[in-house]
Context: one part of a larger RNA
RNA sequence: UGACGGGGCCCCGCACAAGCGGUGGAGCAUGUGGUUUAAUUCGAAGCAACGCGAAGAACCUUACCAGGUCUUGACAUCCCUCUGACCGGUCCGUAACGGGACCUUCCCUUCGGGGCAGAGGAGACAGGUGGUGCAUGGUUGUCGUCAGCUCGUGUCGUGAGAUGUUGGGUUAAGUCCCGCAACGAGCGCAACCCCUGUGUUUAGUUGCUAACGAGUAAUGUCGAGCACUCUAGACAGACUGCCGGUGAUAAACCGGAGGAAGGUGGGGAUGACGUCAAAUCAUCAUGCCCCUUAUGUUCUGGGCUACACACGUGCUACAAUGGCCAGUACAGACGGAAGCGAAGCCGCGAGGUGGAGCAAAUCCGAGAAAGCUGGUCUCAGUUCGGAUUGCAGGCUGCAACUCGCCUGCAUGAAGUCGGAAUCGCUAGUAAUCGCAGGUCAGCAUGCCGCGGUGAAUACGUUCCCGGGCCUUGUACA
Numbered sequence: 001u002g003a004c005g006g007g008g009c010c011c012c013g014c015a016c017a018a019g020c021g022g023u024g025g026a027g028c029a030u031g032u033g034g035u036u037u038a039a040u041u042c043g044a045a046g047c048a049a050c051g052c053g054a055a056g057a058a059c060c061u062u063a064c065c066a067g068g069u070c071u072u073g074a075c076a077u078c079c080c081u082c083u084g085a086c087c088g089g090u091c092c093g094u095a096a097c098g099g100g101a102c103c104u105u106c107c108c109u110u111c112g113g114g115g116c117a118g119a120g121g122a123g124a125c126a127g128g129u130g131g132u133g134c135a136u137g138g139u140u141g142u143c144g145u146c147a148g149c150u151c152g153u154g155u156c157g158u159g160a161g162a163u164g165u166u167g168g169g170u171u172a173a174g175u176c177c178c179g180c181a182a183c184g185a186g187c188g189c190a191a192c193c194c195c196u197g198u199g200u201u202u203a204g205u206u207g208c209u210a211a212c213g214a215g216u217a218a219u220g221u222c223g224a225g226c227a228c229u230c231u232a233g234a235c236a237g238a239c240u241g242c243c244g245g246u247g248a249u250a251a252a253c254c255g256g257a258g259g260a261a262g263g264u265g266g267g268g269a270u271g272a273c274g275u276c277a278a279a280u281c282a283u284c285a286u287g288c289c290c291c292u293u294a295u296g297u298u299c300u301g302g303g304c305u306a307c308a309c310a311c312g313u314g315c316u317a318c319a320a321u322g323g324c325c326a327g328u329a330c331a332g333a334c335g336g337a338a339g340c341g342a343a344g345c346c347g348c349g350a351g352g353u354g355g356a357g358c359a360a361a362u363c364c365g366a367g368a369a370a371g372c373u374g375g376u377c378u379c380a381g382u383u384c385g386g387a388u389u390g391c392a393g394g395c396u397g398c399a400a401c402u403c404g405c406c407u408g409c410a411u412g413a414a415g416u417c418g419g420a421a422u423c424g425c426u427a428g429u430a431a432u433c434g435c436a437g438g439u440c441a442g443c444a445u446g447c448c449g450c451g452g453u454g455a456a457u458a459c460g461u462u463c464c465c466g467g468g469c470c471u472u473g474u475a476c477a
Base pairs, nucleotide, nucleotide: 001477002476003474004473005472007471008470010468011467012466013465015461016460019425020424021423022422023421026316027315028314029313030312031311032310033309034307035306042053043052064302065301066300067299068298070296073125077124078123079121080120081119082118083117084116088103089102090101091100092099106115107114108113127291128290130289131288132287136285137284138280139279140278141276143274148187149186150185151184152183153182154163155162156161167178168177169176193268194267195266196265198236199235200234201233202232203231204230207226208225209224212223213222214221239262242256243255244254245253246252318418322377323376324375325374326373327372328371334365335364336363339358340357344353345352346351384415389410390409391408392407393406394405395404431453432452433451434450435449437447
């Protein structure tokens, strides 16, 4: 000087408390451990691994296993020889790669050859998701969006170092003010950026419809209009600016006015010096080591989907604030051409048929659901709950046995609110309800967005956890 303390002072955070809803019990989904296996490819490991890499394992992917091929190789450059091919079409044939037959077929030229492509040969080499993340780059997590981390000159100290950065106030903030052997500066904080909340203005189609006219069973449907909504550009607006009080006359704090909004308005992006030899050699790059008729390459089939069990994360429930039936209302954001696919018709349904329109403010996905109204059930393992299983079907795709999703009929398990313990959340939040997107042929309870309905509680900082400043002790560095 740091680090640490079941030392002290002060302060903060859904850290506790006050509340609301969960997890832990059940069934299932998914990840992991373990076990099993020919293989169950590999990585991730307290917080910060475990719906994680994987934004989607039937083949492919695929790295694993069994079996079958190839050996200058699936891919690149160089050399030699030969050919005019290659591609494409047809046929034979294999489990498959491979192999064979026929048809068709290059460009430039100084006619020497050259370019391009294919086949064969020789070796230099290719290749490796093989090892080492404790050799590395790059990228990332984490403390933590915590308020800190440093430097120049000066001064003090023999020196390591100190000072500045401490102190008194204040702040979300090393934010600002005052003081001070310090004076300044840098990286962070804040602001500048994006979305959202109000208004003005410009613009008016594909958007909108107040007034006028036309039309219909009905609808901005048509003429018309750009008022309104909306869209998307520009601008204004919030700055403790104004008033009162407190304060040290300061910074600031408390209250008020005006205002759509008030003291960082709400949300996002943005992550200092560093810590964990944290993660990644399997995104990629890369040193060294290792393999080279194999640890490379390719094909078929299997596996990654196993199952006495244990854990994490979720979904669905255990019902009456509910289940079922009928009627009826209101979103936002997003996607669409090898695509979205309307109306109509067929089917109980998944779906089929059909093909209008749309590269989309025009058309389509698209019916929002909870909600509201009426009816029924009457507290039961039930008209709760839907696992499991049987049969019959649909879709995608060469192909759904291992191993996809969906539909109909039948079946109707556990489960009556969950021990110790433990998690999230302070407002348009929690809870609850549905919708879209990415990946994607198909496959979503996951992920990422969107809107609808919409709470309770916070006395407070004694305690638990994490963190910040100062100070103190030290057998630690």